Notes: The RNA shown here (transfer RNA) has 73 nucleotides and comes from an Ignavibacteriota bacterium. Lineage of the source: Bacteria > Pseudomonadati > Ignavibacteriota. Its Rfam family is "tRNA". By type it is a transfer RNA. The sequence is in RNAcentral, with records from ENA and Rfam. The same sequence occurs in records of 4 taxa.

RNA sequence: GCCCCCAUCGUCUAGAGGCCUAGGACACGAGCUUUUCAAGCUUGUAACACGAGUUCGAAUCUCGUUGGGGGUA
Numbered sequence: 001g002c003c004c005c006c007a008u009c010g011u012c013u014a015g016a017g018g019c020c021u022a023g024g025a026c027a028c029g030a031g032c033u034u035u036u037c038a039a040g041c042u043u044g045u046a047a048c049a050c051g052a053g054u055u056c057g058a059a060u061c062u063c064g065u066u067g068g069g070g071g072u073a
Stems, first nucleotide, its partner, number of pairs: 001072007010026004018056001028044005049065005
């Protein structure tokens, strides 16, 4: 250089065009419980890498950029 794959809450992940106001687990904040801690229960905060395109409608499809991984001389 060329080819392929990946990018979603702090972390790990579900999602395959409308049922998504993006769900779950852990973590974190608050409350209940407890003499206190832990555990348990309830509740809350928090995410679609960026830019364009297709479409009535995009986290999802297409193109480009950026970053990461793999292959190849």